[in-house]
RNA sequence: CUCUUAUCUAGAGAGGCAGAGGGACUGGCCCUAUGAAGCCUCGGCAACCUUGAAUCAUUAUGGUUCAAACGGUGCUAAUUCCAGCAGCGCAAAUGACGCUGAAAGAUAAGAG
Repeated sequence: CUCUUAUCUAGAGAGGCAGAGGGACUGGCCCUAUGAAGCCUCGGCAACCUUGAAUCAUUAUGGUUCAAACGGUGCUAAUUCCAGCAGCGCAAAUGACGCUGAAAGAUAAGAG
């Protein structure tokens, strides 16, 4: 980097260095000198990997539920901040608004 599967309306920040950007992309809308990105320290959240128990099916082994949090990741403004493509509702139609599903993106586990 590519592929597969799962999840994405919950949750969780202080300090130091630094000094102008950041929220993937595009448009919007936000955050930011009352200090952006980045780096460091110490916390926190969560429960994908992990561990334990119960239970169901089973050839191997897997499913479901509950619990734990030493370790590997991840996350710690706003629903993935909102929309983007398609369909449906509303409507004479367009727009707006609402709903659903994709696409894209992020993260995990596995494979190449």